[in-house]
C1' cells in the first nucleotide's frame, strides 16, 4: 500500500425577515396586543417482543391455547444484552447455529431387494447332513475310503448399480462362504477420577456396537403467560323517536362482570342481550420529572451497577416544528481561480426498554491477512 | 392510534409437505357463405417479496411490501 472483519460517531452550519404550536410574564380577561423562552429522530417507522399505567374482582383453581429453549450472569421485564461452552464455515480477525428422535404416534413421494421389521429377494457358499455317479477294497451285496456332481436341508449378510438418507468406517487375520467372529486405528456407548457455579472439558478403564432422518410434524421435558388496551380510564357538556323487532327469563334464577371451556366468586329479584332505526361525536384530564439526560469518581472480564454534581429537554388534535434571502461547509459535473446542480432515510401522538427494517455522504478507533521495503 | 384479516394465470378461485385442479377471458384451428353457438388444442416457470427449516415448501417459521375490514357515547 491492497483485501477483509468488528465497533463507534456525525448526518448540513450561522444570521436576517415573514409565519405556526406551546409555556411564562404583562393586561379586568384562557380574547387581542406586547416582552421573553422552547419547538422531531437515530430510526419518531414496522407494531415484532417486553414492561409501566388504566379498567375489568389488584386476578383465584383446573383444562385448553400460545410463547421461549446450550450454561451462567445482567435487567423492572423480555423472544433483548454480556461472558463462556459445543457444533459448522473461514488462512485468520471473525461469523452463523443450539433441549429431547434409546416414552409413544405419524411421515419418508419417485427410484430401489429393502425406508425402519432387519424379514423376504438376487447373489455367495454348501464345510456338516442328504441324494446321484465313478474308482478302490471285494466272488457279490452291504459297509467303508477317495474323487466328482446336484443346489435338497441348511449357512450367510461380504456384494446388490437406487436414493437426500441403507443398520459403525477402514485395513489385516480368519472362514466352506462370510460376519466385531478376532485384532490395530478412528467413531460410538457406559463407568470412574480430576478441573469448572454450570453448559462442558481432560485423563483412565470397560463394552464389540445397541440407537437412520424429521419435533420451524404431533408430542415429551423445563420455564413463562388472566383479558383488554390512552378510541384504556375519570369528569363536564350537548343531543332525542328512552321508537321497532327477535331470543331468553319469574328465584329450580335469564343475563352480565371486555377470557375458548368448566369450577368458584360478585352483580343481578325484573329485566337482559342482539339486530334495525335515531341522536351526538364537543371540552377538560390522563399528558410530559422519567426504570430521565450529561459529566466525573468507584466496582465488574463484560452486559451493567453504585455514588456525587448538574440540567429540565416537543406536546399538536386534521394536527405546529415552515418559507425566502445572504454567507459558509461538503459532494458531483463542466466551457476549471469561476458557474451549475445536489446534501440521504424519514417525520412525534400515553410513556419507556429492546429487536427488525430504511438511510446520500463523511469521519474515527481496534484487529486480521497479503505484498514490498528496511 | 389500536386491533383483526388477506395476497395463487388478465378475472373468480381449488390445493395447506411429494413438484399447481377448474370456470370465464385470451390465442390458434375446425364447423359455417359470414358471425354467434359448439368442438379440439394452447396458455402459471419468481404461488406478493427476501431469507430459513426439510431430501423436497404455494403449503411450515421469520423479516419486509401491498391491500381490505372493525372501533366512542346516549337511549
Nucleotide at each position: 500500500g491492497g483485501g477483509g472483519g468488528c465497533g463507534g460517531g456525525c448526518g448540513c452550519a450561522u444570521g436576517a425577515u415573514c409565519g405556526c404550536u406551546c409555556c411564562g410574564g404583562u393586561u379586568u380577561a384562557c380574547a387581542u396586543g406586547c416582552c421573553g423562552g422552547a419547538g422531531a429522530g437515530g430510526a419518531a417507522a414496522g407494531u415484532c417482543c417486553g414492561a409501566a399505567c388504566a379498567c375489568c374482582a389488584a386476578a383465584g383453581g383446573g383444562c385448553a391455547c400460545g410463547g421461549u429453549g446450550g450454561u451462567u450472569c445482567g435487567u423492572a421485564a423480555c423472544g433483548c444484552g454480556a461472558a463462556c461452552u459445543c457444533c459448522g464455515g473461514g488462512u485468520a480477525a471473525c461469523c452463523g447455529g443450539g433441549g429431547g428422535a434409546a416414552a409413544g404416534u405419524g411421515c419418508c413421494a419417485c427410484a430401489g431387494a429393502a425406508a425402519a421389521c432387519a424379514c423376504a429377494c438376487c447373489g455367495c457358499c454348501g464345510a456338516u447332513g442328504g441324494c446321484c455317479u465313478g474308482u478302490c477294497c471285494c466272488c457279490g451285496c452291504g459297509u467303508g475310503a477317495c474323487a466328482g456332481g446336484c443346489a435338497c436341508a441348511g449357512g450367510u449378510a461380504a456384494g446388490g448399480u437406487u436414493g437426500a438418507a441403507a443398520u459403525g468406517g477402514c485395513g489385516a487375520g480368519g472362514u466352506a462362504a462370510g460376519a466385531g467372529c478376532u485384532c490395530a486405528c478412528c467413531g460410538c456407548c457406559u463407568c470412574u477420577g480430576c478441573g469448572g457455579c454450570g453448559a462442558c472439558g481432560c485423563a483412565g478403564a470397560g463394552g464389540g456396537c445397541a440407537g437412520g432422518g424429521u419435533a420451524a410434524a404431533c408430542c415429551c421435558c423445563a420455564c413463562c403467560g388472566g383479558g383488554u388496551g390512552c378510541a384504556a380510564g375519570a369528569c363536564c357538556a350537548a343531543a332525542u323517536a328512552g321508537g321497532g323487532a327477535a331470543a331468553c327469563g319469574a328465584u329450580u334464577g335469564a343475563g352480565g362482570g371486555c377470557u375458548g371451556c368448566c369450577c368458584g366468586u360478585c352483580c343481578g329479584a325484573a329485566g337482559u342481550u342482539u339486530c334495525c332505526g335515531g341522536g351526538u361525536a364537543g371540552g377538560u384530564u390522563g399528558c410530559a420529572c422519567g426504570a430521565g439526560g450529561u459529566a466525573c469518581c468507584g466496582g465488574g472480564u463484560g452486559a451493567c451497577c453504585g455514588g456525587u454534581a448538574u440540567c429540565c429537554c416537543a406536546g399538536a388534535u386534521a394536527a405546529a416544528u415552515g418559507a425566502u434571502c445572504a454567507u459558509g461547509a461538503c459532494c458531483u459535473g463542466c466551457u476549471u481561480u469561476g458557474c451549475a446542480g445536489g446534501u440521504a432515510c424519514a417525520g412525534a401522538a400515553u410513556u419507556c426498554g429492546g429487536c427488525u427494517u430504511a438511510u446520500a455522504g463523511c469521519c474515527c478507533g481496534c484487529c486480521u491477512u497479503u505484498u514490498u521495503u528496511u | 392510534u389500536g386491533g383483526g384479516g388477506c395476497g395463487u394465470c388478465g378475472u373468480c378461485a381449488a390445493g395447506c409437505g411429494g413438484u399447481a385442479a377448474g370456470a370465464c377471458a385470451c390465442a390458434a384451428g375446425a364447423c359455417u357463405u359470414u358471425g354467434a353457438c359448439u368442438c379440439u388444442u394452447g396458455c402459471a416457470u419468481u404461488c406478493g417479496u427476501a431469507g430459513g427449516u426439510u431430501c423436497g415448501a404455494a403449503u411450515c417459521c421469520u423479516g419486509c411490501c401491498g391491500c381490505c375490514c372493525c372501533a366512542g357515547c346516549c337511549a

Annotation:
Two RNAs folded together computationally: RNase P RNA and transfer RNA, 449 nucleotides in total. The coordinates come from a structure-prediction model, not an experiment, and the mean pLDDT is 78. It holds a member of the Rfam family "Bacterial RNase P class A". Its family is annotated with tRNA processing, ribonuclease P activity and dimeric ribonuclease P complex in the Gene Ontology.